Notes:
Predicted 3D model of a 399-nucleotide RNA (Bacterial RNase P class A) from a Flavobacteriales bacterium. It matches the Rfam family "Bacterial RNase P class A". Gene Ontology terms of the family: dimeric ribonuclease P complex, ribonuclease P activity and tRNA processing. By type it is a ribozyme. It was read from a public genome assembly, where an Rfam model found it. Model confidence (mean pLDDT): 78 of 100.

[in-house]
RNA sequence: CCUGUGCAUCGCCCCACCGCCCCGACUUGUCGGGGAGGAAAGUCCGGGCAGCUUAGGGCACCGUGCUUCCUAACGGGAAGGGGCGCCGCUGGUGACGGCGGCGUUACGGAAAGUGCCGCAGAAAGGGAUACCGCCGAACCCCGACUCGUCGGGGUGGCAAGGGUGAAAAGGCGGGGUAAGAGCCCGCCAGCGCCGGUGGCGACAUCGGCGGCUUGGUAAACCCCACGGGCUGAAAGACCAUGUAUACCGGGACUCCCGCCGCGAGGUGGGAUAAGGGCGGCUCGUCCGAUCCCGGAGGGUAGGUCGAUUGAGGUCACACGUGAGUGGGAUCCCAGAUAGAUGGUGGGGGUCUCCGUUCCGACGGGGAUACAGGACCCGGCUUACAGAUGCACAGGCCUU
Numbered sequence: 001c002c003u004g005u006g007c008a009u010c011g012c013c014c015c016a017c018c019g020c021c022c023c024g025a026c027u028u029g030u031c032g033g034g035g036a037g038g039a040a041a042g043u044c045c046g047g048g049c050a051g052c053u054u055a056g057g058g059c060a061c062c063g064u065g066c067u068u069c070c071u072a073a074c075g076g077g078a079a080g081g082g083g084c085g086c087c088g089c090u091g092g093u094g095a096c097g098g099c100g101g102c103g104u105u106a107c108g109g110a111a112a113g114u115g116c117c118g119c120a121g122a123a124a125g126g127g128a129u130a131c132c133g134c135c136g137a138a139c140c141c142c143g144a145c146u147c148g149u150c151g152g153g154g155u156g157g158c159a160a161g162g163g164u165g166a167a168a169a170g171g172c173g174g175g176g177u178a179a180g181a182g183c184c185c186g187c188c189a190g191c192g193c194c195g196g197u198g199g200c201g202a203c204a205u206c207g208g209c210g211g212c213u214u215g216g217u218a219a220a221c222c223c224c225a226c227g228g229g230c231u232g233a234a235a236g237a238c239c240a241u242g243u244a245u246a247c248c249g250g251g252a253c254u255c256c257c258g259c260c261g262c263g264a265g266g267u268g269g270g271a272u273a274a275g276g277g278c279g280g281c282u283c284g285u286c287c288g289a290u291c292c293c294g295g296a297g298g299g300u301a302g303g304u305c306g307a308u309u310g311a312g313g314u315c316a317c318a319c320g321u322g323a324g325u326g327g328g329a330u331c332c333c334a335g336a337u338a339g340a341u342g343g344u345g346g347g348g349g350u351c352u353c354c355g356u357u358c359c360g361a362c363g364g365g366g367a368u369a370c371a372g373g374a375c376c377c378g379g380c381u382u383a384c385a386g387a388u389g390c391a392c393a394g395g396c397c398u399u
Stems, first nucleotide, its partner, number of pairs: 001395010012348007020035007037370001041381002044379005049232004056283004061228005066080005081107001082105010108223002113221002115217003131162002133158003138155008170188006189213001191210008236305004247295005254271007275287004312331004317326003349368008
């Protein structure tokens, strides 16, 4: 310098005329002010708010899963830790390590239990198995012969070497053995136990002892810890208008208290029945006697609120490794309801192609991304022409 990947920011601008939506003012047709996003998308998480509702317990079911911190909260974010992988330098005979950087991680538990590990391979999990093999010390048989040797076989010994596989029962270096094996020794890794040091912690590191070595898999069932009510602005609230105190089916039609009344009865309150509401079930709770549930039918569909002042934006300062936090200053930045921000003309910016060039640049053509609210906010995921910055990887040139 070029290319690629990841992350972050921006992502068209100005003028004129006409036009659209909201707010405010008034002289009621004029003036002033404002008018999309970083993802508004997906509807995946978490909340605010409203209703069920007067509020709860248990089970099922669902979600999360290393530590600490941030946040209203989250399955989010920040900083760390462990595992795995790659690169550079480096120690050791070797097994195996050390330092730094980058990437990735669905990262609680396999010694509570159950399930699964195809094919290949001798064998796929506890002390088992023998395909190619090694041994021939001990015992037996056969042959040869130079009479103590050689060759072969059987009983037997081995799992160290090779093969299969994702994985084969720790590894390296030695000793030992008939040949071997943690059989023994030193070292390396792992595991268990007992301690020290550092850290809020996950963990890291050092020392001692020891059997020699405990397969993998939980985005398999499961176990453990923590958390979770539902619906959703077409939620909901109010006003106006208007109809049918009518119809059908099923169930219930009980008790107590006060007041009025001669009484029949009336009226107010309470408890409960059948039944219904509260995501599934259940306990519980609430409604409920002019009652409850269901069906069919009828009326209205007009208006106001919700509706945008907020866990709000911006700026600087302070604290913090950081995500963020604190106080100060300043600003109000869509509110539609078939759903508004557009049309025309001119000029520019950026990218790209062609031509020219005195290498300063000039002229012409083309392109200008993904895409548009609808209760609001914080995240995640996906889409994105081009420009700028940072980090990493590869290549080229120069020193």